[in-house]
RNA sequence: GGCUCUGUAGCUCAGUUGGUCAGAGCAUUCGGUUCAUACCCGGGGGGUCGUCAGUUCAAGUCUGACCAGAGCCA
Numbered sequence: 001g002g003c004u005c006u007g008u009a010g011c012u013c014a015g016u017u018g019g020u021c022a023g024a025g026c027a028u029u030c031g032g033u034u035c036a037u038a039c040c041c042g043g044g045g046g047g048u049c050g051u052c053a054g055u056u057c058a059a060g061u062c063u064g065a066c067c068a069g070a071g072c073c074a
Base pairs, nucleotide, nucleotide: 001073002072003071004070005069006068007067010026011025012024013023019057028044029043030042031041032040050066051065052064053063054062
């Protein structure tokens, strides 16, 4: 230098060939339970979907460039 893959909540990830709310587990927080702690049960908060543009009535999803990481080739 070229090619491929990945980037979504604090962490690990899902999101079905564009649409009906952006979700799960863990973590965190509040409450219940207990003499108390843990377990368990219920609720809450938390997101610029890597960035910037483009296509579209509509983009996490499609297109381009760029950024970061991993791998392969030279």

Predicted 3D model of a 74-nucleotide RNA (transfer RNA) from a Myxococcota bacterium. Rfam family: tRNA. The family's RNA type in Rfam is transfer RNA. The organism belongs to Myxococcota, within Bacteria. The sequence is in RNAcentral, with records from ENA.